[in-house]
RNA sequence: AGAGUUGAUCCUGGCUCAGAGCGAACGUUAGCGGCGGGCCUAACACAUGCAAGUCGAACGAGAAAGGGACUUCGGUCCUGAUUAAAGUGGCGCACGGGUGAGUAACACGUAGGUAAUCUACCCUUUGGCGGGGGACAACAUUUCGAAAGAGAUGCUAAUACCGCAUAAGACCACGAUCUCCUUGGAGGAAGUGGGAAAAGGUGGCCUCUUCCACCACCAAAGGAUGAGCCUGCGUCCCAUCAGCUUGUUGGUGAGGUAAUGGCUCACCAAGGCGAAGACGGGUAGCUGGUCUGAGAGGAUGAUCAGCCACACUGGCACUGGAACACGGGCCAGACUCCUACGGGAGGCAGCAGUGAGGAAUAUUGGGCAAUGGGCGAAAGCCUGACCCAGCCACGCCGCGUGAGUGAUGAAGGCCUUCGGGUCGUAAAGCACUGUGGGGAGAGACGAACAUGCGCAGGAGGAAAUGCCUGCGUACUGACGGUACCUCCUUAGCAAGCACCGGCUAACUCUGUGCCAGCAGCCGCGGUAAUACAGAGGGUGCAAGCGUUAAUCGGAAUUACUGGGCGUAAAGCGCGCGUAGGCGGUUAGAUAAGUCAGAUGUGAAAGCCCCGGGCUCAACCUGGGAACUGCAUUUGAAACUGUUUAACUAGAGUGUGGUAGAGGAGAGUGGAAUUUCAGGUGUAGCGGUGAAAUGCGUAGAUAUCUGUAGGAACACCAGUGGCGAAGGCGGCUCUCUGGACCAAUACUGACGCUGAGGUGCGAAAGCGUGGGUAGCAAACGGGAUUAGAUACCCCGGUAGUCCACGCCGUAAACGAUGUCAACUAACUGUUGGGGCGGGUUUCCGCUUAGUGGUGCAGCUAACGCAAUAAGUUGACCGCCUGGGGAGUACGGCCGCAAGGCUAAAACUCAAAUGAAUUGACGGGGGCCCGCACAAGCGGUGGAGCAUGUGGUUUAAUUCGAUGCAACGCGAAGAACCUUACCUACCCUUGACAUCCAGAGAAUCUGUUAGAGAUAGUAGAGUGCCUUCGGGAAUUCUGUGACAGGUGCUGCAUGGCUGUCGUCAGCUCGUGUCGUGAGAUGUUGGGUUAAGUCCCGUAACGAGCGCAACCCUUAUCCUUAGUUGCUAGCAGGUAAUGCUGAGAACUCUAGGGAGACUGCCGGUGAUAAACCGGAGGAAGGUGGGGACGACGUCAAGUCAUCAUGGCCCUUAUGGGUAGGGCUACACACGUGCUACAAUGGUCAGUACAGAGGGUUGCGAACUCGCGAGAGUAAGCUAAUCUCAGAAAGCUGAUCUUAGUCCGGAUUGGAGUCUGCAACUCGACUCCAUGAAGUUGGAAUCGCUAGUAAUCGCGGAUCAGAAUGCCGCGGUGAAUACGUUCCCGGGCCUUGUACACACCGCCCGUCACACCAUGGGAGUGGGUUGCAAAAGAAGUGGGUAGACUAACCUUCGGGAGGUCGCUCACCACUUUGUGAUUCAUGACUGGGGUGAAGUCGUAACAAGGUAGCC
Repeated sequence: AGAGUUGAUCCUGGCUCAGAGCGAACGUUAGCGGCGGGCCUAACACAUGCAAGUCGAACGAGAAAGGGACUUCGGUCCUGAUUAAAGUGGCGCACGGGUGAGUAACACGUAGGUAAUCUACCCUUUGGCGGGGGACAACAUUUCGAAAGAGAUGCUAAUACCGCAUAAGACCACGAUCUCCUUGGAGGAAGUGGGAAAAGGUGGCCUCUUCCACCACCAAAGGAUGAGCCUGCGUCCCAUCAGCUUGUUGGUGAGGUAAUGGCUCACCAAGGCGAAGACGGGUAGCUGGUCUGAGAGGAUGAUCAGCCACACUGGCACUGGAACACGGGCCAGACUCCUACGGGAGGCAGCAGUGAGGAAUAUUGGGCAAUGGGCGAAAGCCUGACCCAGCCACGCCGCGUGAGUGAUGAAGGCCUUCGGGUCGUAAAGCACUGUGGGGAGAGACGAACAUGCGCAGGAGGAAAUGCCUGCGUACUGACGGUACCUCCUUAGCAAGCACCGGCUAACUCUGUGCCAGCAGCCGCGGUAAUACAGAGGGUGCAAGCGUUAAUCGGAAUUACUGGGCGUAAAGCGCGCGUAGGCGGUUAGAUAAGUCAGAUGUGAAAGCCCCGGGCUCAACCUGGGAACUGCAUUUGAAACUGUUUAACUAGAGUGUGGUAGAGGAGAGUGGAAUUUCAGGUGUAGCGGUGAAAUGCGUAGAUAUCUGUAGGAACACCAGUGGCGAAGGCGGCUCUCUGGACCAAUACUGACGCUGAGGUGCGAAAGCGUGGGUAGCAAACGGGAUUAGAUACCCCGGUAGUCCACGCCGUAAACGAUGUCAACUAACUGUUGGGGCGGGUUUCCGCUUAGUGGUGCAGCUAACGCAAUAAGUUGACCGCCUGGGGAGUACGGCCGCAAGGCUAAAACUCAAAUGAAUUGACGGGGGCCCGCACAAGCGGUGGAGCAUGUGGUUUAAUUCGAUGCAACGCGAAGAACCUUACCUACCCUUGACAUCCAGAGAAUCUGUUAGAGAUAGUAGAGUGCCUUCGGGAAUUCUGUGACAGGUGCUGCAUGGCUGUCGUCAGCUCGUGUCGUGAGAUGUUGGGUUAAGUCCCGUAACGAGCGCAACCCUUAUCCUUAGUUGCUAGCAGGUAAUGCUGAGAACUCUAGGGAGACUGCCGGUGAUAAACCGGAGGAAGGUGGGGACGACGUCAAGUCAUCAUGGCCCUUAUGGGUAGGGCUACACACGUGCUACAAUGGUCAGUACAGAGGGUUGCGAACUCGCGAGAGUAAGCUAAUCUCAGAAAGCUGAUCUUAGUCCGGAUUGGAGUCUGCAACUCGACUCCAUGAAGUUGGAAUCGCUAGUAAUCGCGGAUCAGAAUGCCGCGGUGAAUACGUUCCCGGGCCUUGUACACACCGCCCGUCACACCAUGGGAGUGGGUUGCAAAAGAAGUGGGUAGACUAACCUUCGGGAGGUCGCUCACCACUUUGUGAUUCAUGACUGGGGUGAAGUCGUAACAAGGUAGCC
């Protein structure tokens, strides 16, 4: 780059992922090396060891072992000895090392200042180093104590301590004169006064005095280094922290410090800080840097480096150059340990290590060899700093786990369409190599200082030691027998992890079945999961790979670079105005901003560039660049600023006019409603969808007259006017604000915006007092309703009105902040002005408002468009996903209601805007349909038939279920069918293929059994042949397999239904739109029709419509048998019966015919429509077949086919019997009826289309009949089924449960069939039920139709009231489209898209979660007022003690202790503030599966919605 809001689109907007990085952790795996890193948590507690000592060349004293001498063998002396241990003294211990608790601060960074300072050790220079004194440790003796330790007495040394001398320079005080700024200070020459030293050690000169050298030491100056203090700037979050402060701010003086300073104190003044954020709260060590990023930024502050702070917690000082001191001291506190209970000891945030905490972080290692540090003259000693090693894949870097050849593409795994594919040259095999590993050998750099010895040189010195320089030599390695090198050895010992639905590289199988599980987001899983788990394969990285946490990025998602605010989140309701920001024209000055140059600094390391060293790299190292900054300085002067001087174009003032519901107060008018009084008048009025409540015979309503009172001002009236907004409307008067126009005069930038602030501010509401006609929350009643706390009706109180005072909010909207400038055109209207034309009206110009259209431009689009949402400038306000929430808490305001300010936890992956296509609407327009209406006949009521549900049953097999299941699959269940149940049997099977063996097949009988089956007895030996055998068939055996009406129609094919025979559904190119899409297909007409015509940014085309096909209606022609018979002939009882005919009917082939073709009218001169003629038929003539894109996961796995799953001595197969036919009931579809347009009887007429050899079956005989017997004809225009019926004629019945109706039942039969019991049809006799036209509701039908009448066929042995066909008789009605249903087109709204059977709101109930309130309770921090007062320091001092110095010897100076005052830590009390936790109960909120109640919103959402 991209993905997920939508059916799709564009935008807005949030969430998540892909990148990089890490002090990491966890899971899993692990061959080697190099370089780095390693308690992020409990600044929690610590056992043990080590981490700071050193100097005998400062000092006194001084063991032991060993050695020597002597010995009385007891021991003594010397040595050891520059010894050990301890002490005095010096230096060090303030460095190095650790940690980040505290700290928001001059702590840090950066740049400066210090004329306000110090600096041991080090370097340079100058000058010194004289002479005295008194002690205290150690030690000895002794006391107390368990110990730690402490005390007393006595002795002693020093580079320990204390006076004195000296004083150039330095310091302090004064300081003529001078210098600098100059109110007054600062510096300060000469001069005057004051105060200090070490003494030492070692060595050399022969010992010594002396001298010299070195090391020490003192004073001073300078340097270097280090440190202190001060200042400018920078440095997190919260304003729900807005006021803070009394040493506080300043001054004077003093104290204190190294030093400035309220640092401290006394006095004086009342200041100081703060919206540019004081004070308060929270969090945090800061920086160089590190990570990320294109950058700007953001995050971070491990390792390394600089600074700071801290050292168990708090306080305090001492020593010292430096500390208020990590391994020093004192006190207090907590904790731990020891104890003889009296008292003591301790401080790992040093290195190791332990416990604890935690997801988590190492060895109680080696060495001072190197680097560095301390002490020392040095040797050296010390050094957990450091250098090394150990552990850990924690990170970065490098290497390896082999490489070549090798196709029978091995075996095996996995997949498979069964052919094969893949792992895969991969393996094996063959020939090579040896990094790492193992064995052996050799073997480093890091080492050079210092020092010792030797030599040489130099300066210096009287000379020498000594010092300095150079050379040689000796000595020194923890790491480590390590790195590196050589030889040998074998492909042998060395690969895993994550992922594979999209984002995102990589796909299949099996298992599982919304389960188990996955998941970063979207999401996956409910029986075919590329998303779970396993496997095969693949992809990516690789000694690692993933996950998790946290960071930056993507994120322009806080927008400086670089965003927005009409409708998406976002313009304060509107003015005035403070601070602030910004600001017209001209000229001069200046140099703050700005620009340029130079200088200083910006530590090192790091990043970057160029080199170098480890075999490379990581890593290390040299140089450079950079460090975008700050400061100083020198220039420039355009712009901004400042300042000076001016100007008039902005702004304002004056003069003259104009319009106006602008505001406030006072007065006044008429119409209307209502009340009251009176008159007339009588029974209703009023109200509604319809009603009722209400009013009225006590006289209403209506009408007339009069009266009272309040409120509002018809017409004029207008996208007209005025006002900043809210808002303002009868008329008159008074007061008053603003605007506009014209001409000119004046002021001279006086301006714009505006955080805080302040004023105004609809309606409702509140307070006090009035007023109240009408209207009208609340409330009452009546309706409506399932309910109706509503909508409708009747009443009705606050309120609405006035005065005064509050409130301060509205969808306060143009959802558009104010001001200024610029940018096509046209047109309406209001106010003003002037010129010209015209001259009554009018037209053109200009200015200020107010509207409409529209170009450029802008916008996501809609739209805006001189009244901008265009192009710019100035200033203010506001926004940053949805919900929680404009809510809680806090604060401010308010009488209250409430307002302003304004979060978080938690939760979701969306929420939103505009536009598009559909769908929908109890939205609109147009149109159609037996959709309604107009009619006819039914269903629903009865009985029966049939199907379904339900119930029952061993089973009542299965499927179909709104329309579009229910006389449906089934065009026909007694057995069979049959799939179901019971019982009994079979297991390679009833059926298919293959193999082996045997046998012809087949047929007949008999026994057992319900049968399947089993046994038994016979008959029978076939066909072809190349003589090998083969084909067909049967039986037996074996296993591959068969078989399944078992499941899934939501895995499928095919077929079918439905919307719907509705007129629609699309495409190509072009055009428009960012796009989804639109256009075409919309519009005007017209049609049955997207049918046709016209118009038209569209032009064409396709599937549908229509036509082509079949049938029917007319005619012609051809052909005449089985059909026909007019004419001719023959014959019969009669008949096309016969000859004959080919005319007619008919049959079945081919043609004709109908096309709005013709005429008239209407229409637009069109399409078309209306009427007419002709014609058998007239406007698709009637009927049929034919069903667009699609919808319903519609129906069917039981027609068939088929994936997957399941069963395999059974879910398969066979047999018998039963069941599918059950029956309290409910529904659908039908039949027959209820009768007289009828029933019954008798007679009589006319069809069409079909079927028939396992068949139709005439005629004849028998039977009441169903039928039986016999039998002609017919493979059918021939014979037959076959009598058509309604109709017509006549007779009877006479309105009744009947001569209607036929159910049911009894009896007797017929037929089919192996068999009519469960369970067939029909016939006869008898029986004679319900039913008298059917509630709500509902169905069909528009003409040869409905209705009615019969006939035939398929299925079928038999069994139709069903189904499919056929003809006969043969209507009524349609005004019309308001309404119901369905559909089409256009348009509109939409919060719907599974598309209204949609979406969706709130209470209640349940579960969970976070949160507010809450009587309180318990902690933390902190303010104020007090108490308290350890150690310590400072001050004071009547007490006690006291070596150095002074002394007049009395004492003094000074010091120590004690006491006391001040300050003060811990601690205590009271009272506040704040924060955290918790709390019975309680408030709302969020989430949750199918809960309950209603239906508020989305359509006119059914009362428009909203504030």
Small-subunit ribosomal RNA from an uncultured prokaryote, 1507 nucleotides, folded computationally. It matches the Rfam family "Bacterial small subunit ribosomal RNA". The sequence is in RNAcentral, with records from ENA.